[in-house]
RNA sequence: GGCUCAUCCAGAGCGACCCGAGGGACCUGGCCCGACGACGGUCCGGCAACCAGCCCGUGCGGCACGGUGCCAACGCCAGGUGCGAUGAGGA
Numbered sequence: 001g002g003c004u005c006a007u008c009c010a011g012a013g014c015g016a017c018c019c020g021a022g023g024g025a026c027c028u029g030g031c032c033c034g035a036c037g038a039c040g041g042u043c044c045g046g047c048a049a050c051c052a053g054c055c056c057g058u059g060c061g062g063c064a065c066g067g068u069g070c071c072a073a074c075g076c077c078a079g080g081u082g083c084g085a086u087g088a089g090g091a
Stems, first nucleotide, its partner, number of pairs: 003089006013044001015043004022033003025081006045071003050067002053063003056059001075083001
């Protein structure tokens, strides 16, 4: 990279530092965030519970020390798309 399955209207930062102009998947149209520093990165903090682990009253049960993930707005909205993101699995 491609395949299968599940999820994507809940939740969680006015933090510190670095960077420096765009960013919110892509197209069109809106709307919004952004030099009062967005987006991104590191640290810290937090959320969640997919995998692993543990517990019991064994159920779509609980916990949260591990592996990921996530922390503006429903994947920001509408229409569109061989769309995207995350997790797990197998070759």